Molecule: RNase P RNA; transfer RNA
Organism: Oceanicoccus sp.
RNA sequence: CGAGUCAGCUAGGCAGUCGCCGUUCAUUCUUAUUCGUAAGCUUGAAGGGAGGAAAGUCCGGGCUCCAUAGGGUAGGACGCCAGGUAACUCCUGGGGGGCGCAAGCCUACGGAAAGUGCAGCAGAGAGUAGACCGCCGAUGACCUUUCUAUUUCGGUAGAGGGGCACAGGUAAGGGUGAAAGGGUGCGGUAAGAGCGCACCGCGCGACUGGUAACAGUUCGUGGCAUGGUAAACCCCGUCCGGAGCAAGACCAAAUAGGAAUCCUUUAGGCGUGUACCCGCGCUGGAUUCGGGUAGGUUGCUAAAGUGUUGCGGUGACGUAACGCGUAGAUGAAUGACUGUCCACGACAGAACCCGGCUUAUCGGCUGACUCAACGU
RNA sequence: CGGGGCAUAGCGCAGCCUGGUAGCGCACCAGCAUGGGGUGCUGGGGGUCGUAGGUUCAAAUCCUACUGUCCCGACCA
Numbered sequence: 001c002g003a004g005u006c007a008g009c010u011a012g013g014c015a016g017u018c019g020c021c022g023u024u025c026a027u028u029c030u031u032a033u034u035c036g037u038a039a040g041c042u043u044g045a046a047g048g049g050a051g052g053a054a055a056g057u058c059c060g061g062g063c064u065c066c067a068u069a070g071g072g073u074a075g076g077a078c079g080c081c082a083g084g085u086a087a088c089u090c091c092u093g094g095g096g097g098g099c100g101c102a103a104g105c106c107u108a109c110g111g112a113a114a115g116u117g118c119a120g121c122a123g124a125g126a127g128u129a130g131a132c133c134g135c136c137g138a139u140g141a142c143c144u145u146u147c148u149a150u151u152u153c154g155g156u157a158g159a160g161g162g163g164c165a166c167a168g169g170u171a172a173g174g175g176u177g178a179a180a181g182g183g184u185g186c187g188g189u190a191a192g193a194g195c196g197c198a199c200c201g202c203g204c205g206a207c208u209g210g211u212a213a214c215a216g217u218u219c220g221u222g223g224c225a226u227g228g229u230a231a232a233c234c235c236c237g238u239c240c241g242g243a244g245c246a247a248g249a250c251c252a253a254a255u256a257g258g259a260a261u262c263c264u265u266u267a268g269g270c271g272u273g274u275a276c277c278c279g280c281g282c283u284g285g286a287u288u289c290g291g292g293u294a295g296g297u298u299g300c301u302a303a304a305g306u307g308u309u310g311c312g313g314u315g316a317c318g319u320a321a322c323g324c325g326u327a328g329a330u331g332a333a334u335g336a337c338u339g340u341c342c343a344c345g346a347c348a349g350a351a352c353c354c355g356g357c358u359u360a361u362c363g364g365c366u367g368a369c370u371c372a373a374c375g376u
Numbered sequence: 377c378g379g380g381g382c383a384u385a386g387c388g389c390a391g392c393c394u395g396g397u398a399g400c401g402c403a404c405c406a407g408c409a410u411g412g413g414g415u416g417c418u419g420g421g422g423g424u425c426g427u428a429g430g431u432u433c434a435a436a437u438c439c440u441a442c443u444g445u446c447c448c449g450a451c452c453a
Stems, first nucleotide, its partner, number of pairs: 002371009012341007020049002023046004029040004051347001055358002058356005063244004070278004075240005080094005095109001096107004110235002115233002117229002132174002134170003139165002142163009182200006201224001202222004207216003248298004258289006268283005291452003305324008342345001377449007386402004396433001404420006426442005
């Protein structure tokens, strides 16, 4: 030098000019004034301004409202074991299974001996198995052949073999199919068959190791009783109240708080952002037509935040100390141009906020490890 | 920004829940009836079931991810 695996970092750099969105400070003017200041406006200065996925909205949580979030049914999600976490369908470690020579990777991985269902076509038979071919064979009549006996030389009788028909036996073999009710061998048998035996596999029990999933093979036991499908219904276990910042709160503005039709008269209706019941609250409700306002403030970003080091832990993670201070728009900012360098720059743009997952992504760099084993 | 639905032949739709044959109407093609057209009758062709992966013996149908498209969502009374 080759092939590959895992983990992490980065996401064009530098300089200049002109702009855009917030923040802080200073300042001219105006208004209000409780004379301290506050709001608006002008100008200037300083400092900040997208991501690893901001995406999909697939999970989980915070936050807010629904009465304080209640009970039951229905419904939904998840599903080996242990741990982490605010929580999770996420993550870590382990077990079983699969792939790879290996590093390592993948895994919707409870239950089919509770019940129901499904399996087209083909095939004899598709789930309390099954006889199409084949194998064996009681019986029957007939044909053929060999041998023996007898003979009037045409035959007749008996035994054996082969063929035919047909009860029956048989799951070894063939054939069908995705799938045919343990496998190999020996014995056994008319032929066969867990029918019997040995080994392997499987189930159950005990023992040993492990927190457990599970494993071990030592032992005992059962001739095998238990095929597939639960991303079919279902059963078992665990969890889940609903809606979402266009949630919600405040200020301002505005009026025709209107009309028609239908339903309901003290039990219903509506609300409880849930299909039903209970409970709670309100007292008419539904549909259609018509009318008005569409401005501002807040929620809003300091957060389960993040970096380094130490300690505990295999690890996810936890904890302590020392630092860092990091966008907040509302037609919605982060851009344009010039110069220069190189490896010529991918996917892509916050909108309440976090933790994950999934998907998209040009390149570059770092570390650890595996295989091949040879050449220099 | 948030929430929800749909994708099957050229067009409009069914089938999906409960998995095995992909169907209906219009349109298209051919034949017959007509002098010709319309129209009617008869027959026929045409579908990667949006894309990819998985479960299963078997997927339009069940599950997951992606793509495209459509709809709804301010307040007062």